[in-house]
Molecule: RNase P RNA; transfer RNA
Organism: Desulfurivibrionaceae bacterium
RNA sequence: UGGAGUGGGUGCAUGAUCGCUCCGGUUCAGACCGGAGAGGAAAGUCCGGACUCCGCAGGGUAGGGUGGUUCGUAACGCGAACUGGGGGUGACCCCAAGGAAAGUGCCACAGAAAAUAUACCGCCCCGGUUAACGCCGGGGUAAGGGUGAAAUGGCGAGGUAAGAGCUCACCGCUUCCCUGGCGACAGGGAAGGCAUGGUAAACCCCACCCGGAGCAAGACCGAAUAGGGGAACGAUGCCGCGUUCGGCGCGGCGCAGGGCGGCCCGCCCGAGUUCCCGGGUAGGUUGCAAGAGGUGCCGGGCAACCGGCAUCCCAGAUAAAUGAUCAUGGCCCCCAGGGGUACAGAAUCCGGCUUAUAGCCCGCUCCAGCUU
RNA sequence: UGGGGCGUCGUCAAGCGGUAAGACAUCAGCCUUUGACGCUGACAUUCGCAGGUUCGAAUCCUGCCGCCCCAGCCA
Numbered sequence: 001u002g003g004a005g006u007g008g009g010u011g012c013a014u015g016a017u018c019g020c021u022c023c024g025g026u027u028c029a030g031a032c033c034g035g036a037g038a039g040g041a042a043a044g045u046c047c048g049g050a051c052u053c054c055g056c057a058g059g060g061u062a063g064g065g066u067g068g069u070u071c072g073u074a075a076c077g078c079g080a081a082c083u084g085g086g087g088g089u090g091a092c093c094c095c096a097a098g099g100a101a102a103g104u105g106c107c108a109c110a111g112a113a114a115a116u117a118u119a120c121c122g123c124c125c126c127g128g129u130u131a132a133c134g135c136c137g138g139g140g141u142a143a144g145g146g147u148g149a150a151a152u153g154g155c156g157a158g159g160u161a162a163g164a165g166c167u168c169a170c171c172g173c174u175u176c177c178c179u180g181g182c183g184a185c186a187g188g189g190a191a192g193g194c195a196u197g198g199u200a201a202a203c204c205c206c207a208c209c210c211g212g213a214g215c216a217a218g219a220c221c222g223a224a225u226a227g228g229g230g231a232a233c234g235a236u237g238c239c240g241c242g243u244u245c246g247g248c249g250c251g252g253c254g255c256a257g258g259g260c261g262g263c264c265c266g267c268c269c270g271a272g273u274u275c276c277c278g279g280g281u282a283g284g285u286u287g288c289a290a291g292a293g294g295u296g297c298c299g300g301g302c303a304a305c306c307g308g309c310a311u312c313c314c315a316g317a318u319a320a321a322u323g324a325u326c327a328u329g330g331c332c333c334c335c336a337g338g339g340g341u342a343c344a345g346a347a348u349c350c351g352g353c354u355u356a357u358a359g360c361c362c363g364c365u366c367c368a369g370c371u372u
Numbered sequence: 373u374g375g376g377g378c379g380u381c382g383u384c385a386a387g388c389g390g391u392a393a394g395a396c397a398u399c400a401g402c403c404u405u406u407g408a409c410g411c412u413g414a415c416a417u418u419c420g421c422a423g424g425u426u427c428g429a430a431u432c433c434u435g436c437c438g439c440c441c442c443a444g445c446c447a
Base pairs, nucleotide, nucleotide: 001368002367003366004365005364006363007362008361009360010359012329013328014327015326016325017324018323020037021036022035023034024033025032026031039343043354044353046352047351048350049349050348051214052213053212054211058265059264060263061262063210064209065208066207067206068082069081070080071079072078083097084095085094086093087092098205099204103203104202105199106198107197120145121144122141123140124139125138126137127136128135129134153171154170156168157167158166172194173192174191175190176189177188178187179186180185218286219285220284221283228277229276230275231274232273233272237253238252239251240250241249242248257269258268259267260266279446280445281444293312294311295310296309297308298307299306300305330341331340332339333338334337373443374442375441376440377439378438379437382396383395384394390427398414399413400412401411402410420436421435422434423433424432
């Protein structure tokens, strides 16, 4: 100098005028004064929680989710560090990364054979036949060819009629042991001749986690209407004791139905339950903003993060406020003058993830070339 | 705001790991003097888009995009 990797920040500024929402103050009121007023993603609603109601002794089962290890956290499918695998010369990046020797399924076409096995070409041996090449029959083989995404450990040597873990070295694999590490795992050693093709983002198995619904949750007040009509399913029984003699009370048995927000056991209630059609209304208050809160400093930790102290209060609307116009300046584009200034707009609130995002700024690192 | 569902020729749609059925429409040919009817044939460079799993994806998984539906209160 060029190219590349990675982490982070910012997201036009200032002023004037006219408006909008909320809060505080003054005021009988009208009104006036002061203060505050979108985001890093407010988005997608993909996860996790807080909060609220329903449910909830307990157990079983279905269903769903997660999947290397250890930490972090209120929790997570998130994050950090590490391990293993893959890619890159490198900085660095990517990985749903338990189990295929519990079982089942699938592996199209091609191919002899797609997983108890088997042999198309080939190689080798024996027999028959032939003058010979060869042909026929029987057997051996899986080294070579061929098919396929994938072919029954790989490669080399020995061995053999040809071959073959048949034997041996190395690598891989399985089992066991030792050492290090909290652990995933790593390193080393011994034994075994190889059993175990792939697929679990196929069923499944293993380990762990999960009750349902959601602020249109829920609570309170008010207005109005016909608490109207229909459908489905419905036990109201027996015995004993007491009695003021009642269609009463108590206890037991039996049981239809209903509830337990997937179902069952089980539990509770025990007279209505569920659904549909219709009617009225289109209001207010609350939940609702001081919180797993922001900023700064100090301390612990490799980090995610945690702790302490100080300080600050920072949108709360309800069809929904956060705007419009003008001026000046910054940046970009055609360059006289004009145009543009990214993605995008809170809706109960937090922690994440994912996606969108013009331009500008900063830190660290790698590779190549050149110069000293 | 919350919840649920669906995307396959122009339209309606089947297929849910192994060469994307079918119907209507459209186009071409035949038939007819011509048109309709009828007969024959053609018509999806890939299943909304992009990644991943697999030998192989419309189908399985993940993330986006688009469309549709349902939910107020009172008794």